[in-house]
Context: one part of a larger RNA
Molecule: small-subunit ribosomal RNA, 3' major domain
Organism: uncultured bacterium
RNA sequence: UGACGGGGGCCCGCACAAGCGGAGGAACAUGUGGUUUAAUUCGAUGAUACGCGAGGAACCUUACCCGGGCUUGAAUUGCAGGAGAACGAUCCAGAGAUGGUGAGGCCCUUCGGGGCUCCUGUGAAGGUACUGCAUGGUUGUCGUCAGCUCGUGCCGUGAGGUGUCGGCUCAAGUGCCAUAACGAGCGCAACCCCCGCCCGCAGUUGCCAUCGGGUGAUGCCGGGCACUCUGCGGGGACUGCCGCCGCAAGGUGCGAGGAAGGCGGGGACGACGUCAAAUCAGCACGGCCCUUACGUCCGGGGCUACACACGUGUUACAAUGGGGUGUACAGAGUGUUGUGCCCGCGCAAGCGGGUUCGAAUCAUGAAAGCACCCCUCAGUUCGGACUGGGGUCUGCAACCCGACCCCACGAAGCUGGAUUCGCUAGUAAUCGCGCAUCAGCCAUGGCGCGGUGAAUACGUUCCCGGGCCUUGUACA
Numbered sequence: 001u002g003a004c005g006g007g008g009g010c011c012c013g014c015a016c017a018a019g020c021g022g023a024g025g026a027a028c029a030u031g032u033g034g035u036u037u038a039a040u041u042c043g044a045u046g047a048u049a050c051g052c053g054a055g056g057a058a059c060c061u062u063a064c065c066c067g068g069g070c071u072u073g074a075a076u077u078g079c080a081g082g083a084g085a086a087c088g089a090u091c092c093a094g095a096g097a098u099g100g101u102g103a104g105g106c107c108c109u110u111c112g113g114g115g116c117u118c119c120u121g122u123g124a125a126g127g128u129a130c131u132g133c134a135u136g137g138u139u140g141u142c143g144u145c146a147g148c149u150c151g152u153g154c155c156g157u158g159a160g161g162u163g164u165c166g167g168c169u170c171a172a173g174u175g176c177c178a179u180a181a182c183g184a185g186c187g188c189a190a191c192c193c194c195c196g197c198c199c200g201c202a203g204u205u206g207c208c209a210u211c212g213g214g215u216g217a218u219g220c221c222g223g224g225c226a227c228u229c230u231g232c233g234g235g236g237a238c239u240g241c242c243g244c245c246g247c248a249a250g251g252u253g254c255g256a257g258g259a260a261g262g263c264g265g266g267g268a269c270g271a272c273g274u275c276a277a278a279u280c281a282g283c284a285c286g287g288c289c290c291u292u293a294c295g296u297c298c299g300g301g302g303c304u305a306c307a308c309a310c311g312u313g314u315u316a317c318a319a320u321g322g323g324g325u326g327u328a329c330a331g332a333g334u335g336u337u338g339u340g341c342c343c344g345c346g347c348a349a350g351c352g353g354g355u356u357c358g359a360a361u362c363a364u365g366a367a368a369g370c371a372c373c374c375c376u377c378a379g380u381u382c383g384g385a386c387u388g389g390g391g392u393c394u395g396c397a398a399c400c401c402g403a404c405c406c407c408a409c410g411a412a413g414c415u416g417g418a419u420u421c422g423c424u425a426g427u428a429a430u431c432g433c434g435c436a437u438c439a440g441c442c443a444u445g446g447c448g449c450g451g452u453g454a455a456u457a458c459g460u461u462c463c464c465g466g467g468c469c470u471u472g473u474a475c476a
Stems, first nucleotide, its partner, number of pairs: 001476002003473003007470007015460002019423005026315008034306002042053002064301007076124009087104001091100003106115003126290002130287002135284002137279003140275001142273001147186006153162003166177003192267004197235007206225002211222003238261001241255001242253004317416001321375007333364003338357001340355006382413001387408007429452007
């Protein structure tokens, strides 16, 4: 100087407390451990792995296993020699890769040759093989915590200290005061984006606001940018004003004004560093290793196994509920190998025909809600696993191993031990909608969107994490 203390002081955080809803019990989905296996590819492992890399494993993907092939190789390219247009329908063999058959089939030319392809030789190949403890880059975490440092000066033999301490204040090393320190940098804040109010500009969305036409009805039509909205650009909030407290910074007020108040809400943004943290399988890269195989092509299998154990979720155990009929209101997105609508067929998944829209123009029944009816506490009209049968769709192909529909079957489950998680407001809880990936989909996941919409916080003694000062130390 640090680190540590079941030392002290001060102070924060959904850290506790207060409260609401969960997990731990059940079934299923998914990830992991383990076990099994020819293989169940690899990585991630307290917090910071475990619906994680996966934003799509039937083949492909695919890195694994079995088997069948190839060896300048699946791709790109230099040189030398040789041959031929390239390409290749058809047929044969084969599981395919591939091998054979070979109908058909060149361009440019300065006539030297060139383009393109194949073969041979040769030089570069190739490797998801190893090392994240050789690395770059990127990322997690402490932590959006308020810290981490420097120049000069001063103090100390020196390591180092001071500044950065103290008082007050703040979300903040935020600011004020004090001061052997005076300044400065990286962080904080602000500058950026979205939401909330207003104005301006612009109008193939919106409006009968205004004029006219028209309908059973509708911005439906002419017309118009007033309003709504969309897009762009501005304004607006600063403790600015008032009262009280304070030297000041600042604090406080069912104060005024205001759409908004004392950081308005949310996002992006992560200091010096820590964990030899993670990743050689995203990519790059040093070293090392393989070279008729640790490369590469193909068929099939596996990654989907199952006595078990754990994590994350979904659905429930019901009456604030379940079912039936009717009826209302979003936002953000997406749509031409596509989405929807209408008609017909089908109980339905869906199929056929017609049609709108490359989309502020067309399309995309929101659900919970509300009204009425049934159920009356029961393993039930709760719950839907599992299983049987019949079908639809995607795809070369649904046996291993897809989703969906209909009928039947109806299991466990009566609120879950010790323990444990999230959340302080348009939040939790609850309800549906969309998107990426994608032929299809194992999505209950992820990322977004809106609808309905709470309870509680006395307080900081205690648990966890953190900041500052101080103290002890046989630790570095």